[in-house]
Molecule: small-subunit ribosomal RNA
Organism: uncultured Deferribacteraceae bacterium
């Protein structure tokens, strides 16, 4: 501390994904033990059953046992005392503990004051008292009603229940007076009213006195609670305006206490953009998890505080509740009932049902800690200790150690050699955590009461307090942790993942299947990405997953971002509030800084140290708590007050420059249009047309006049203006701007949230105006179509007044304002000046520093700073929907979700491409010659056909191609017949010749017959053993023209014989990349020069090889004859090699001379010699690389597949089919030509299974005989076109020869499917080919024969070659078609065959409207009006106190009954919010769906903004605006 992914590759923006950590988790496999935690996050959902709050009998009554006594009618009644139980009556407690987070957005919490506005039981201390009376009542007893819960009446009886009275002067209340306080107020004295009680158990030497628990009164304490106030605690402004007890003040009630807390008046307040009111949404806090911090999630366990208790209301008791396990009363649920009325509230422990992805035992015990009652024992205690259950966390231990290679045996994998599991096992030696057995065996326990002693304060004393000492006792856990011994390696490993990110690789199966997957993305027969296995990596009693939170993400940036083009500067100003400010002085002391005192609970963090055997866990003790409060002091800075100043900002005086507004008026030139003349046949329009005008006289031209609009030249990189915008002249109103002076004022600035004004163009309403000009519309073209571009017309509008609208690509795509950092050059206005200058302001270019992802800005910054204010956070849904303001309406401002999606995007790189430019090449076009495309015919293909018509090749690069030759064979194909170690190849084992003939069968083949061979070694021989060879048998193999050419070598085609493609090292650039290789010249060339941040070099070009063109030298047979002889007259012979030619090795050609021109180059033009001249002509040769370009059927090969067949043999057959389309040819159509006759000239060739002479037959085709030649010697061989003659004379012919009959000839086992040829005879179509297309530039085209290969013969009209005859034409580089090189633009990189856009149809999602309709909140009027508290009344009832002594009365009190507030509930309405809704609008998504082609290239009409209109649809067009 980063990584992955947007591209062909970069840089950068920008998101989205992963590695880390946490969990009250939860699901999958797995699972041994132990210790500490922790366990309904969902239904504040019902809830069966137990238990969770009761004690006290030393307050009181009663009751039961039991003993006594005392009595008796022997039934029983009294009495006393000990025990029990616990009713009732009285105290305390039950408001505490323990449980959920519904509600609460609040003083609810949390923090720091406050209370002179307040309470406090039990506790503690101080003081004082605890005296005298009286009526009742519950239990209980009788009755009585009811199922039941429970009640009513009538008797009786007590108390620490109730109540009168005394007493108190300390407390209250009034009154005065004095003193003191920051104020209501506090002391303190005097007067005065008023206010207490209870009593019980002990001890005694008992009228008493004394302990012990209580009670009264008063004062403080302490502990809790109360209220008040600063600060701080979510989101939504698509909640902007709330509020009538509201906001105050008097009175007066209430309350512990302050108060609108409540009434009655009074005033009309009060909160709110610093965010009220409303909506959502949540208990808050200590701290907790993450993170370097800041800061961001959470608010379980602990712990502290609030609210709640089935759900709404109310109060009563109390010290304290509006009270979980308490009451009323209303709702809703369950439940019980005799129908008539009744119970009841687990969000207390356990537990059940539900509901959920998920949470637990109807467990032990009060031994410990605490609680509550009690004098105590001691009771009670699901608080609490424990133990149970879950790997749900967190921490420890184990599953063995050592030694041990034949590196066993299996299992994987392999190049078959081996490699790996792997010292792992085995196997030997050890150990004993932990496991099972057996023994032992804690702390946790202090206490309390009792008993004994002792002390201590008191008493006359004595019990008694208290405190100590010894004694006695108490343990759920649990025979538990712990020790100790025996036994034995014995009991005890999984789980993910292995393409990159990320640490680990192979086999097989699968075959875009079936799956995986956090992102990128695997998977379509060779998958390290699936599924298994082998192996490996990593954590480990756990390891994956999913959820969620922080991280990382500097991706809301305080720390710590941004806004020219990526998301982002409001269209401009003015300006309120508000932040934020100039130099200087003095005083304050809010900010700020610093000490110092409070608080920040504990637990937790965090250090030290200690306790469990470590540790988690726990304990001490210390840091720390960043804060807020008081408080004491600083004064530099900020602020605040009070002065000063003058640089900033304003005024002022002088002067300036302008398309800056507003309004009135005026001119000219031109469009159109009326008149009139003149003139005549067309105008007009466009690629070209046409529709339209025009003989009713257009256009054209000349005059007059009309009437709208806009202002040529001046003009511009200019000028004014805030910004839109402002362009003839004259005039009058008016705003701002610059200079100079330095006379004034004295911070008066700047920004600028809401607010206001202005704001281009369309468009709106109202009234004018209309000349061009023009949406719409119409015609007319264009076109597949053309709702367009073009043209012809045209109306709204354009224009003007007044109103509205409020946008634009309203742009520098750059808010304002201030300061400060290098210049050089324009230009527009001032001044100083006259200087080639300076200085203000403004307005461009280039440029330095720095910025900046780059482009690029750079004193007009996008740079260094401050300041304010706006505005952005992935794309796409969308500037949409809803709301809600503003408009007449168009619409305009505000503005989002759902959902999809792994990216969208900037700048720049190198390619490709462009109906983009510039440069240049090419039979590329142009000039030309001759074809092809129109017959016939042959060859190929395509289709069809068919048992088979085998396979490939498929635009250029298939198609007379593979195939230099299918009757059989060839052959792969179809039928039909046969073999299975095979037709071929190697090991084994056996046995033999082989061959030939007969016989059957189409034939493979079968079945006879006859036979016993060769060659080496060895052996006396017979004969052995080996080799060739032939059979037979066995299996391991053989075979394969079966598939994959997208798994591959090789080979080849193409672009293209174009002239390019790279590489070192250097230098530029964050990179990708560039330079070099671009420039300027040349050239066939990246060929060479020059220049040059590039030097060099490499594969390619060119050269070097082969053939032709000239010689020159060697050398003559089979070649050759000049001279010579000779001769059958033929170089035939003899000489000869001079020539020709043969073949060898040389020579020659370089821009070498020369002249122009060129930069003195490179080189080009022309010219001389030359055989040949500017690479002489031809071949061969093919950079990097492209088309997954062609071949698996030449060959080789990986993988699959078939093995009695997809192999092998055999016959036949079939690749030669035949309506048709195409490709390559040949003959022709004819007189430059056919036909016969006669004659002349080549080269290269091939030849023994062979060319064949001559001679002879035959009309040939060929035959017969025989010669020569393995071939510069013989043959094939005749060259033909030509040349000379004669017929033919423009005809479907003396052209053409195709089909077809007949007779023949070779080849060959064999011409039927299905060869060639000859000969008679036949005599088709065709008279120079429509659109279109093809070669070709010199010995070429064209013609014209010849000869080879393959081959038994041939389909050859092809293919390779030879040579003869032998031309035209090139002006040239618009244009076609291909190719180089620079350069521009790009939304493309599968590179235009690309890439994309809308609109319909089809599927699914999710949303917006929707008559409606079903519901939840809130809330407004108005009815009702239950408890229950207050307030009246109180006729009815009524012990205590009074008076009267009576059948009484009063006071008070109760009950009723009225009245005010009041829950649920009802009626009528409203707001807001969900859910659904027939139909409906758009959107989103989906391998191959319709129409078009609108954007990206000048996208073939440049795009886009804004607006109007119009149109299936992208979209057109008008109109103004931008350059992206």
């Nucleotide at each position: 501390a980063g990584a992955g992914u947007u591209u062909g590759a970069u840089c950068c923006u920008g998101g989205c994904u992963c590695a880390g950590a946490a969990c009250g988790a939860a699901c999958g496999c797995u699972g041994g033990c132990g210790g500490c935690g922790u366990g309904c996050u969902u239904a504040a959902c019902a809830c069966a059953u137990g238990c969770a709050a009761g004690u006290c009998u030393a307050g009181g009554u009663g009751g039961c046992u039991u003993u006594g006594g005392u009595u008796u009618u022997c039934g029983g009644a009294u009495c006393a005392a000990a025990g029990c139980a616990a009713a009732c009556u009285g105290g305390c407690g039950a408001a505490c503990g323990g449980g959920u987070g519904a509600g609460u957005a609040a003083c609810a919490c949390g923090u720091a004051a406050g209370a002179a506005a307040c309470c406090u039981g039990c506790c503690c201390c101080u003081a004082u008292g605890u005296c005298u009376g009286g009526g009742a009542u519950a239990a209980c007893a009788a009755u009585a009603g009811g199922a039941a819960a429970c009640u009513g009446u009538u008797g009786c009886u007590a108390a620490u229940a109730c109540c009168g009275g005394a007493u108190a002067c300390g407390c209250g209340g009034c009154u005065u007076u004095a003193u003191c306080g920051c104020a209501u107020g506090a002391u303190a004295a005097a007067g005065u009213c008023g206010g207490a009680a209870a009593g019980u158990c002990g001890g005694u030497c008992a009228u008493g006195c004394u302990g012990a628990c209580g009670c009264u009164u008063a004062g403080g304490g302490a502990u809790g609670g109360u209220c008040u106030u600063g600060c701080g605690u979510a989101c939504c402004a698509u909640u902007a305006g709330c509020u009538u007890g509201u906001u105050g003040g008097u009175a007066g009630g209430g309350u512990a206490a302050c108060g609108g807390c409540c009434u009655a008046c009074c005033a009309a307040g009060g909160c709110a953009a610093c965010g009220a009111u409303g909506g959502u949404u949540a208990g808050c806090c200590g701290g907790u998890c993450u993170g370097a911090g800041a800061g961001g999630g959470c608010g379980a366990c602990c712990g502290g505080u609030c609210a709640c208790a089935c759900u709404g209301g109310a109060a009563c008791u109390g010290a304290g509740a509006u009270a979980c396990g308490g009451u009323c009363c209303a709702g809703a649920c369950u439940c019980c009932u005799a129908c008539g009325g009744g119970a009841g509230g687990c969000a207390g422990c356990a537990g059940u049902g539900g509901g959920g992805a998920a949470u637990u035992u109807u467990g032990c015990g009060c031994a410990a800690u605490g609680g509550u009652c009690g004098a105590a024992a001691g009771a009670c205690u699901g608080a609490c200790g424990c133990a149970g259950c879950a790997a749900c966390g967190c921490c420890g231990c184990g599953u063995g150690g050592a030694u041990g290679a034949u590196g066993a045996a299996g299992g994987u994998c392999u190049u078959c050699g081996g490699a790996u599991u792997g010292u792992a096992a085995a196997a030997u030696c050890c150990u004993u955590u932990u496991g099972u057995a057996a023994g032992g065996g804690a702390a946790g326990a202090a206490c309390a009461c009792c008993u004994a002693u002792c002390a201590u304060a008191g008493u006359a004393a004595c019990u008694g307090a208290u405190g100590a000492u010894a004694g006695c006792u108490u343990g759920a856990c649990g025979g538990u942790a712990c020790c100790u011994u025996a036994c034995g390696a014995a009991u005890a490993a999984g789980c993910u993942c292995c393409g990159g990110c990320u640490a680990a690789c192979u086999c097989c199966g699968u075959g875009c299947c079936a799956g995986c997957a956090g992102c990128c993305g695997c998977g379509g027969u060779a998958a390290u990405a699936c599924g298994g296995a082998g192996g490996g990596a990593g954590c480990a009693a756990g390891c994956g997953u999913u959820g969620u939170u922080c991280g990382g993400a500097u991706u809301u940036a305080c720390u710590g971002g941004g806004c020219g083009u990526a998301a982002a500067g409001c269209g401009c100003a003015c300006g309120u509030a508000g932040g934020u400010g100039g130099u200087u002085u003095g005083u304050c002391a809010a900010g700020u800084c610093a000490g110092u005192g409070g608080u920040u609970a504990a637990a937790g963090u965090c250090g030290u140290c200690g306790g469990c055997u470590c540790a988690a866990c726990c304990g001490a003790c210390g840091u720390u708590a960043u804060g807020c409060c008081a408080u004491u002091g600083a004064a530099a800075c900020u602020g605040a007050c009070a002065g000063a100043c003058u640089a900033g900002a304003g005024u002022g005086g002088c002067g300036g420059a302008g398309a800056g507004g507003g309004u009135a008026g005026u001119a000219g030139a031109a469009u159109u249009c009326a008149c009139a003349g003149u003139g005549u046949a067309g105008c007009g329009g466009u690629g070209g047309a046409a529709u339209g005008c025009g003989u009713a006289g257009a256009u054209a031209u000349u005059g007059u006049g009309a009437g709208g609009a806009a202002u040529a030249c001046c003009a511009u990189u200019g000028g004014c203006g805030a910004a839109g915008g402002c362009g003839a002249c004259u005039g009058c109103c008016u705003g701002g701007c610059c200079g100079c002076c330095a006379a004034c004022u004295g911070a008066c600035a700047c920004u600028g949230a809401g607010g206001u004004g202005c704001g281009a163009a369309a468009g709106c309403g109202u009234g004018g105006g209309g000349a061009g000009c023009a949406a719409a519309c119409a015609g007319g073209a264009u076109u597949a179509g053309a709702u367009a571009c073009c043209c012809u017309g045209g109306u709204a509008g354009u224009c003007c007044a007044c109103g509205c609208c409020g946008u634009a690509a309203a742009c520098g795509a750059u808010g304002g304002a201030u300061a400060c950092u290098a210049g050089a050059u324009g230009u527009c206005g001032g001044g100083c000046u006259u200087a080639u200058g300076u200085u203000c302001g403004g307005u461009g270019u280039c440029g330095u520093a720095g910025c900046u992802a780059a482009c690029g800005c750079g004193u007009u910054a996008a740079g260094u700073a401050u300041c304010c204010c706006g505005c952005c956070u992935g794309a796409g849904g969308a500037g949409u929907a809803c709301g809600u303001u503003c408009g007449c309406a168009a619409g305009a401002a505000u503005g989002a979700a759902a959902c999809u999606u792994a990216a969208a995007g900037g700048a720049a790189u190198u390619g490709a491409c462009g109906g983009g430019g510039g440069c240049c090449c090419g039979c590329a076009c142009a000039a030309g010659c001759g074809g092809u495309g129109g017959a016939g015919c042959a060859c190929g293909u395509g289709g069809u056909u068919u048992a088979a018509u085998u396979c490939g090749a498929u635009g250029c690069u298939a198609a007379c191609c593979g195939a230099a030759g299918a009757a059989c064979c060839u052959u792969a194909c179809c039928c039909a017949g046969a073999c299975u170690u095979g037709a071929c190849a190697u090991c084994c084992c056996u046995g033999g010749a082989a061959a030939a003939c007969c016989u059957a069968g189409a034939g493979a083949u079968a079945g006879g017959c006859a036979a016993u061979a060769c060659c080496u070694a060895c052996u006396u021989u017979u004969g052995u053993a080996g080799g060739a060879c032939c059979g037979g048998g066995u299996g391991a193999c053989a075979g394969g023209u079966g598939c994959u050419g997208c798994a591959u070598g090789g080979u080849u085609g193409u672009c293209g014989u174009c002239a390019g493609c790279u590489c070192g090292u250097g230098c530029c650039g964050u990179g990708a990349g560039g330079u070099g290789u671009u420039g300027g010249g040349u050239u066939a060339a990246g060929u060479c020069c020059c220049g040059c941040a590039a030097c060099g070099a490499g594969c390619g070009c060119a050269a070097c090889c082969c053939c032709u063109g000239u010689u020159u030298u060697u050398a003559g047979u089979u070649g050759c004859c000049a001279a010579c002889g000779g001769u059958u007259c033929g170089g035939c012979c003899g000489u000869g090699c001079a020539c020709u030619c043969u073949a060898a090795a040389g020579a020659u050609a370089c821009a070498g001379c020369c002249g122009a021109c060129g930069u003195u180059a490179a080189g080009u033009c022309g010219g001389a010699g030359g055989a040949a001249g500017g690479u002489g002509g031809g071949g061969a040769u093919g950079a990097c690389g492209u088309c997954a370009a062609a071949u698996c059927a030449u060959c080789a090969u990986g993988g699959c597949c078939c093995u009695u067949a997809u192999g092998u043999c055999u016959g036949g057959g079939g690749c030669u089919a035949c309506a048709c389309a195409c490709g390559u040819g040949c003959u022709a159509c004819a007189a430059u030509g056919g036909a016969c006759u006669a004659u002349a000239c080549a080269g290269a060739g091939g030849g023994c299974a062979g060319c064949u002479a001559a001679a002879c037959c035959g009309c040939g085709a060929g035959g017969u005989c025989a010669u020569g030649c393995g071939a510069a010697u013989c043959c094939c061989a005749a060259a033909a076109a030509g040349u000379a003659g004669u017929c033919c004379u423009u005809a479907g012919u003396u052209c053409g020869g195709a089909u077809u009959g007949c007779a023949g000839u070779c080849u060959g086992c064999a011409a039927c499917u299905c060869g060639a040829c000859u000969g008679c005879a036949u005599g088709a179509a065709g008279c120079u080919g429509g659109a279109a297309u093809c070669g070709c530039u010199a010995g070429u085209a064209a013609u014209c024969g010849c000869a080879g290969g393959u081959c038994a013969g041939c389909a050859a009209a092809a293919c390779u070659g030879c040579g003869g005859u032998g031309a035209a034409u090139a002006c040239g580089u618009u244009c076609u078609c291909g190719g180089g090189c620079c350069u521009u633009g790009u939304a493309c990189a599968c590179a235009c065959c690309g890439c994309c856009c809308g609109u319909c149809a089809c599927a699914c999602c999710a949303u917006g409207g929707g008559a409606g309709u079903c519901g939840g909140u809130u809330u407004u009027g108005c009815c009702c009006g239950a408890a229950g508290c207050c307030g009246g009344u109180g006729u009815g009832c009524u012990a205590a106190c009074c008076c009267u002594u009576u059948u009484g009365g009063g006071a008070g009190g109760c009950a009723g009954c009225c009245g005010u507030c009041g829950a649920c509930g009802g009626c009528a309405g409203a707001a807001u919010u969900g859910g659904u809704g027939a139909c409906u609008a758009g959107g989103g998504u989906g391998a191959a769906g319709u129409c078009g082609u609108a954007a990206c290239a000048a996208g073939g009409u440049a795009g886009c903004c804004g607006u109007a209109c119009c149109g299936g649809a992208a979209g057109g067009u008008g109109u103004g605006g931008c350059u992206g």